The RNA shown here (c-di-AMP riboswitch aptamer (ydaO/yuaA leader)) has 123 nucleotides and comes from a soil metagenome. The sequence is in RNAcentral, with records from MGnify. The model forms 91% of the base pairs in the Rfam consensus. Its Rfam family is "c-di-AMP riboswitch aptamer (ydaO/yuaA leader)". Rfam describes the family as follows. This family represents a conserved RNA structure found upstream of the ydaO and yuaA genes in Bacillus subtilis and related genes in other bacteria. The coordinates come from a structure-prediction model, not an experiment, and the mean pLDDT is 75.
RNA sequence: CGCCUAAUCCCGGGCUUCGGCUCGGGAGCGGGGGAACCAGCGAGUUUGGGGCGAACCCUUAGGUGGGGGCGCAGGCUCCUUUAGCGCCAGCCCGACAGCUAACCCCGCAGGCCAACGAAGGAG
Numbered sequence: 001c002g003c004c005u006a007a008u009c010c011c012g013g014g015c016u017u018c019g020g021c022u023c024g025g026g027a028g029c030g031g032g033g034g035a036a037c038c039a040g041c042g043a044g045u046u047u048g049g050g051g052c053g054a055a056c057c058c059u060u061a062g063g064u065g066g067g068g069g070c071g072c073a074g075g076c077u078c079c080u081u082u083a084g085c086g087c088c089a090g091c092c093c094g095a096c097a098g099c100u101a102a103c104c105c106c107g108c109a110g111g112c113c114a115a116c117g118a119a120g121g122a123g
Base pairs, nucleotide, nucleotide: 002112003111004110008027009026010025011024012023013022014021015020028108029107030106031105032104033103038098046095048096049093050092051091052090056067057066058065068088069087070086071085072084076123077122078121079120080119081118082117
């Protein structure tokens, strides 16, 4: 030396308290829809279904117990070992979605709030 994340970069117009904000375009990144083939299907419909995301499943009188998933080393990043700790929300589509070439649509917000000690290694 910021970090997490797809959430960044470039060009042009306008505004600006000069930090940025906004509009348009492009690149890149992320997500969804969408054939054939394949998969699935014994026909199946309110017990609706589906998507983003770690944020789910079973169970219980009960956050009761179990499973599963994600994260925490406190400011450069990453990896390994060991012992711990925290979290499992929210939002959207609107009767509809397996996969999916062409093609189509959308997003590029926010956050640093909770949770760490030790040992070793790489850049």